[in-house]
A computed fold for a 133-nucleotide RNA from a Chloroflexota bacterium, annotated as c-di-AMP riboswitch aptamer (ydaO/yuaA leader). Its mean pLDDT, the model's own confidence on a scale to 100, is 76.
RNA sequence: UGAAUAGCCCGGCCGAGUCUCCGCAAGGAGAACGGGGGACCCAACGAAUGGGGUGAAUUCCGGCGGUGCCGGAUAGGCCAUCUUUGAGGCCGAACCCGUCAGCUAACCUCGUAGGCAGUCAAAGAGGGCGUGG
Numbered sequence: 001u002g003a004a005u006a007g008c009c010c011g012g013c014c015g016a017g018u019c020u021c022c023g024c025a026a027g028g029a030g031a032a033c034g035g036g037g038g039a040c041c042c043a044a045c046g047a048a049u050g051g052g053g054u055g056a057a058u059u060c061c062g063g064c065g066g067u068g069c070c071g072g073a074u075a076g077g078c079c080a081u082c083u084u085u086g087a088g089g090c091c092g093a094a095c096c097c098g099u100c101a102g103c104u105a106a107c108c109u110c111g112u113a114g115g116c117a118g119u120c121a122a123a124g125a126g127g128g129c130g131u132g133g
Base pairs, nucleotide, nucleotide: 012116013115014114018031019030020029021028022027032112033111034110035109036108037107042102050100051097052096053095054094059073060072061071062070063069064068076091077090078089079088081125082124083123084122085121086120087119
């Protein structure tokens, strides 16, 4: 001097997963955001090999020591307010209900996690915070 790793702080990313109040704490209440169930009407019009939900995460092809694993592609999704354009990069999982659920006003009910390391450029349009009056 440089790199890697670890910790702390500021700012940030995926996601609904944040905020306020009471309380020594445990815990509780509420707001906000998100999900599920649930009429008329409408839709559908049998069952089976069930069916269904959250999520971007669906579908296809190939391989293997084969009922699972690996590889390739893909619908779809993401990368510092929002939109567009260009370049570059990443994800394309997992879990749950339990024979049962179309939509759905009123109504009922549930969640408030977890994980991560850091794109660039241009144009346009906005927003937030602080201070003073």

Rfam family: c-di-AMP riboswitch aptamer (ydaO/yuaA leader). Rfam links the family to the GO terms cyclic-di-AMP binding and regulation of gene expression. The model forms 92% of the base pairs in the Rfam consensus.